This is a predicted structure of an 84-nucleotide RNA (transfer RNA) from Candidatus Sungbacteria bacterium RIFCSPHIGHO2_01_FULL_47_32.
Model confidence (mean pLDDT): 81 of 100.
It matches the Rfam family "tRNA". Rfam describes the family as follows. Transfer RNA (tRNA) molecules are approximately 80 nucleotides in length. Gene Ontology term of the family: triplet codon-amino acid adaptor activity.
The sequence is in RNAcentral, with records from ENA.
[in-house]
RNA sequence: GCCGCGGUGGCGGAACUGGCAUACGCGCACGGUUCAGAGCCGUGUGUCCGCAAGGGCUUGUGGGUUCAAAUCCCACCCGCGGCA
Repeated sequence: GCCGCGGUGGCGGAACUGGCAUACGCGCACGGUUCAGAGCCGUGUGUCCGCAAGGGCUUGUGGGUUCAAAUCCCACCCGCGGCA
């Protein structure tokens, strides 16, 4: 230099043919159970605005296509593998 695969909440990891982003697990917070704990059970858990209802933003970065993009296209950054 060329080719292929990948980058999604704090962590792992889903998301079908483009149609509710963050399912599920871990962790964390609060509560229950206990004499106390471990374990187990319940609820919550991206971010900003808001008393609330609700709304905006967010899938490595920046653009593009589309009514609609994590998903398709282009450029770039990073990681892994292969070729030279």